[in-house]
This record gives sequence, structure tokens and C1' cells, in this order.
RNA sequence: GUUGAAAAAGCCAAACCUAUUGUGAAAUAGGGACGGAAAGCCGUGGGUCUUUUAGAAGAUUGCCAGGUUGCCAGCG
Repeated sequence: GUUGAAAAAGCCAAACCUAUUGUGAAAUAGGGACGGAAAGCCGUGGGUCUUUUAGAAGAUUGCCAGGUUGCCAGCG
């Protein structure tokens, strides 16, 4: 530099349950593993969703793209 999740060292943790917070989408903690090679970080663009008469405000990075940093293994 490039490829990848077969193996191995580690990592994260969907659904669901319990508690708390929020009008809500959802979030946090514990239990739990469906999965993940950035399922690390940034709501920057699109999508989806919530609140709102509207303007607008918000949720989601485990929907996709982008930015940025990085572990392991193979090959060069």
C1' cells in the first nucleotide's frame, strides 16, 4: 500500500426483560446475544422517525454516504 473476517488476541452489543429520564422518536444502567471489520468518534449530506397549526425543534452513525482515527490477519 492492498485485501479480508477463515483462524486467533481483544472490542462492541440487536430483539426482548427490568429500572430511570423524556409529550414523543428515543436515551442511560443492568441482564441478554441477533449480528458487526470501524456496530470507534463527528448529525456534515440524504433517508427514516418524533413533537409542532406553522415556522421550527429534535431522535437515529446497528439505514446509506462523507470526514477523521485505529486493532488483528493475509498478500505485496

The RNA shown here (c-di-GMP-I-GGC riboswitch aptamer) has 76 nucleotides and comes from Epsilonproteobacteria bacterium (ex Lamellibrachia satsuma). The coordinates come from a structure-prediction model, not an experiment, and the mean pLDDT is 79.